Context: one part of a larger RNA
């Protein structure tokens, strides 16, 4: 327990863009298909009611009238609300102008401390590692210092419940290239907008094909230890990866475990970014304070919750519009279709158990 729900009990597609479909702001005409209204058809009988009638009566059968058959056509009327269509408007949405703000991407260039190897010199007997230790390195000269190169993969400090981005993610510096929010101006288009089955894009790591590269690190493996074992944890190697170029892969505790838009519903506080305004200035892109918008945090009223907690950045109060849930297990299994070179992915049960 369907008149339910989806943060943490079972359930928000990983994220966007979008195609049918479903939803629409203000305002005036037309229209009259959805709607209502009112007549007429038609809606077999049988069933039901009433009231008579026949079987002694009921049951049951019959006659008449009525009622229903939530429906379908026509014809005639209404016009508020939805459609349709014409015209009109500017708050939604969009563009267009300004000066700022970012680790938003793409490519290039150029820079850095360190590390590892090589090379030169100095120099001597140990290094290293551990809880203690040994494996490991070291007279063919190690650690260690100095000077020199060469390599690949980072980018300390700044660095912040900072900031960017649909999301994964994004951090040296400088250029070019490209994108998106914000705030301001109310110019311009003038409802164009919201969602989004199906579809296309994008997607951390790992992994896969090919070609490159490979300092450190480091799954597999080998060795040393520990321990009754010790395929572990600690210590010495160490190959695949790790990077880069193409091209698969398509998954995550892809998590705020909270789908996306719009609307209203007390406050205090900090912070980023932007504007007016005031003051202050060693006049710089400065600083300080008041307020606004937008973004990110904390606390908290109503309220809302099983609670934990949330609370203007909802899990309050509503609208739309998708997507999902329906005891455990068996199982994201097994067929079948499908996408992948493969690993494997999507889609997704039953019997049987409890």
């Nucleotide at each position: 327990u369907u008149g339910g729900g989806c943060c943490u009990a079972a359930a928000a597609c990983g994220u966007c863009u979008g195609u049918a479909g479903c939803c629409g702001g203000u305002u005036c005409g037309a229209u009259a298909a959805g709607u209502c209204c009112u007549u007429g058809g038609u809606g077999a009988a049988a069933u039901c009611a009433u009231u008579g009638a026949g079987c002694u009566u009921a049951a049951c059968u019959u006659a008449a009238u009525g009622a229903a058959u939530g429906g379908c056509c026509a014809a005639g009327g209404a016009u508020a609300c939805u459609g349709u269509u014409g015209g009109a408007c500017u708050c939604g949405a969009g563009g267009c102008c300004g000066g700022g703000a970012g680790a938003c991407g793409c490519c290039a260039a150029g820079g850095g401390a360190a590390u590892u190897u090589c090379u030169g010199g100095g120099g001597u007997a140990g290094c290293g590692g551990u809880g203690a230790a040994a494996u490991g390195c070291u007279a063919u000269g190690a650690u260690c210092c100095c000077g020199g190169a060469a390599a690949g993969a980072c980018c300390a400090c700044c660095a912040g419940u900072a900031g960017c981005g649909a999301a994964g993610g994004c951090g040296c510096u400088u250029g070019g290239c490209g994108a998106g929010a914000a705030c301001g101006g109310g110019c311009c288009u003038g409802a164009c907008g919201g969602u989004g089955a199906g579809a296309g894009a994008c997607g951390a790591a790992a992994g896969c094909u090919g070609g490159g590269g490979g300092a450190g690190c480091g799954a597999c493996c080998c060795g040393g230890a520990u321990u009754a074992g010790a395929u572990a944890c600690c210590c010495g190697g160490u190959u695949a990866g790790u990077c880069c170029c193409a091209g698969c892969c398509g998954u995550a505790a892809a998590c705020g475990a909270u789908g996306c838009g719009g609307a209203c519903u007390a406050g205090g506080u900090g912070u980023g970014c932007u504007g007016u305004c005031a003051c202050c200035c060693a006049c710089g892109u400065g600083g300080u304070g008041c307020u606004a918008g937008c973004g990110u945090g904390c606390c908290g009223a109503a309220g809302g919750g099983a609670a934990g907690c949330c609370a203007u950045u909802a899990a309050g109060u509503c609208c739309g519009c998708u997507g999902c849930c329906a005891g455990g297990g068996a199982a994201g299994u097994a067929c079948g279709c499908u996408c992948g070179c493969a690993a494997g992915g999507g889609u997704g049960a039953a019997a049987c158990u409890u």

Predicted 3D model of a 354-nucleotide part of an RNA (small-subunit ribosomal RNA, central domain) from Candidatus Iainarchaeum sp.
Model confidence (mean pLDDT): 88 of 100.
It was read from a public genome assembly.
Rfam family: Archaeal small subunit ribosomal RNA. Clan: SSU clan.